[in-house]
The RNA shown here (transfer RNA) has 74 nucleotides and comes from Candidatus Kuenenbacteria bacterium CG11_big_fil_rev_8_21_14_0_20_37_9. Lineage of the source: Bacteria > Bacteria candidate phyla > Candidatus Kueneniibacteriota. The same sequence occurs in records of 2 taxa. The RNAcentral record of the sequence draws on ENA. Rfam family: tRNA. Rfam classes the family as a transfer RNA. Gene Ontology term of the family: triplet codon-amino acid adaptor activity.
This record gives sequence, C1' cells and structure tokens, in this order.
RNA sequence: GCGGGCGUAGUAUAGUGGUAAUACGUAAGCUUCCCAAGCUUGAAUCGUGGGUUCAAUUCCCAUCGCCCGCUCCA
Repeated sequence: GCGGGCGUAGUAUAGUGGUAAUACGUAAGCUUCCCAAGCUUGAAUCGUGGGUUCAAUUCCCAUCGCCCGCUCCA
C1' cells in the first nucleotide's frame, strides 16, 4: 500500500428497517438474628460524521479504533 471481518449497558453477547434485549455485574426494597442464597423493582447501551427513508443499530458513503490475510522494505 491492497483486501476482508468486527465495533450494541461496567463485562460477555443477541437483535439486522417499525418503542433495543438476555446473562453476569450494579442500586434500592423484601426475606434472614447476621451473612450467603432467593425474590421484586430500577439505572445504564447501538464508535463518530454524513446520505437514503414516513421511520436507520439495521441499507449506502466517509472516517476512527481493533483483528486477520496479501504485498513491499529491512
């Protein structure tokens, strides 16, 4: 330099045009003499910027970061 993949809550992942979800974690409450476990409720998320669309996490373009392969140099 060329090509491909990935980026979603604190962590790991699902969802792939129509109100974004699960597990663990976390906060409050219930339970318990206390702790643990259990139960209930909540907070927290689409890398960034544009475009298409009535509507974009999803489609298109650019860009940033990470990973893989190829090429060149050493």